[in-house]
RNA sequence: GGAGAGAACGAGGUGAUCGCCGGUGUCGGUGCGGCAACGUAACGGCACGGGAGGAAAGUCCGAGCUUCACAGGGCAGGGUGCUGGCUAACGGCCAGUCGAGGCAACUCGCAGGAAAGUGCAACAGAAAGCAAACCGCCGGUGGGUGGCAACAUCCAUCGGUAAGGGUGAAACGGUGCGGUAAGAGCGCACCGCCUUGUUGGUGACAACGAGGGCAGGCAAACCCCACCCGAAGCAAGACCAGACAGGGGUCGUGCUGCCCGCACGAUGACUCCGGGUUGGUCGCUCGAGCCCGCCAGCAAUGUCGGGCCUAGAUGAAUGAUCGCCACGAACAGAACUCGGCUUAUCGACCUCUCCGGCG
RNA sequence: AUCAGCGUAGCCCAAUGGCAGAGGCAUGCGCCUAAGAAGCGCACGAGUGUGAGUUCGAAUCUCAUCGCUGGUACCA
Numbered sequence: 001g002g003a004g005a006g007a008a009c010g011a012g013g014u015g016a017u018c019g020c021c022g023g024u025g026u027c028g029g030u031g032c033g034g035c036a037a038c039g040u041a042a043c044g045g046c047a048c049g050g051g052a053g054g055a056a057a058g059u060c061c062g063a064g065c066u067u068c069a070c071a072g073g074g075c076a077g078g079g080u081g082c083u084g085g086c087u088a089a090c091g092g093c094c095a096g097u098c099g100a101g102g103c104a105a106c107u108c109g110c111a112g113g114a115a116a117g118u119g120c121a122a123c124a125g126a127a128a129g130c131a132a133a134c135c136g137c138c139g140g141u142g143g144g145u146g147g148c149a150a151c152a153u154c155c156a157u158c159g160g161u162a163a164g165g166g167u168g169a170a171a172c173g174g175u176g177c178g179g180u181a182a183g184a185g186c187g188c189a190c191c192g193c194c195u196u197g198u199u200g201g202u203g204a205c206a207a208c209g210a211g212g213g214c215a216g217g218c219a220a221a222c223c224c225c226a227c228c229c230g231a232a233g234c235a236a237g238a239c240c241a242g243a244c245a246g247g248g249g250u251c252g253u254g255c256u257g258c259c260c261g262c263a264c265g266a267u268g269a270c271u272c273c274g275g276g277u278u279g280g281u282c283g284c285u286c287g288a289g290c291c292c293g294c295c296a297g298c299a300a301u302g303u304c305g306g307g308c309c310u311a312g313a314u315g316a317a318u319g320a321u322c323g324c325c326a327c328g329a330a331c332a333g334a335a336c337u338c339g340g341c342u343u344a345u346c347g348a349c350c351u352c353u354c355c356g357g358c359g
Numbered sequence: 360a361u362c363a364g365c366g367u368a369g370c371c372c373a374a375u376g377g378c379a380g381a382g383g384c385a386u387g388c389g390c391c392u393a394a395g396a397a398g399c400g401c402a403c404g405a406g407u408g409u410g411a412g413u414u415c416g417a418a419u420c421u422c423a424u425c426g427c428u429g430g431u432a433c434c435a
Stems, first nucleotide, its partner, number of pairs: 001355006009347002012325007020051002023048006030041004053331001057342002060340005065233004072260004077229005082096005097111001098109004112224002117222002119218002134165002136161011173191006192214001193212008237282004247273002249270003252264003275434003289308005295302002360431007369384003377415001386402005408424005
């Protein structure tokens, strides 16, 4: 200098002027109540203090919260899937194991079960699943040709053979030696696989030994095994005020499916048609909250101590102008709230790996 | 805000994991006709929204992402 890998961080700063949305305090005057002091509601002025994000996004997971009368049981349905830990919980995170990729730093993995069962494998190929003989190789028999003969070669036929060729994504372990008519785990050595033992580890698993001649792939196909799961969602839901017009249909309804059971119910339920409203208050932001430190732990994380309060709108605020510094500012705007994941995106720093050059 | 569904040729749609994809309308050409319409025949036109993965093999299965469509207020 080039190419890469990992971790963590920031998201313009500052000053002036003018605005916008909540909160607190205070003052003014209006309405109401009251004899009054005063209280209260809206409005206005002033002061203080606050005012988008790392993803607020996608709505992909997990929870809080709320409603449904959570009796209960079975079937169905959905999800997760190496091990140990963390957590309120998770499909998340941390640390490992195994496998795959990369020279490496490192990264990725829906990573249980295919000797429980069912199923699938187009085309090609002789044969595609408790195999199969197209070519080839070898042997027997018969015949032809050559040869004195041994034998060689060709054709037909009957067998043996999965080592070789060819087909395929995949052909019933791989390499080598022996063996054989030719061959074959037929025998042996090593590697792989399965079973089993010992040791180490909490465990996934690893190392070593013994035995077996050897068992295909797909479960992001059905399925089996283990564990987990009620549904709907702040347009949940509670209260206040106001408006209207009820009528027809069904008979059952329920924590969504089916069955049993149970409970409630005609002053009911469903909401198909018709009618009315588009108001207010709460839910709403103090919460598994944020920051700092000690300790425990490899870490995720947790205990303890101290400090802090940091948007809450409902046509929906967070802006505009100017000066200075850095000047190239990207993706992008809360709507009940958290924990993650994924996606979009600008900048700078640190650490590490490989290659090349110079000293 | 939230909950569902969909994406295949210019348009509408089909396809059990298996020859990389059927059909209709439209378009172009030809036949028919005096000419036009209708009809008949032929042709053109897609690699299944995008990107990964599972599989021998993906429109189909899984994950991520992009786009489109629809439902959901209260009273009685």
This is a predicted complex of two RNAs, RNase P RNA and transfer RNA, with 435 nucleotides together. The prediction has a mean pLDDT of 76. Rfam match: Bacterial RNase P class A.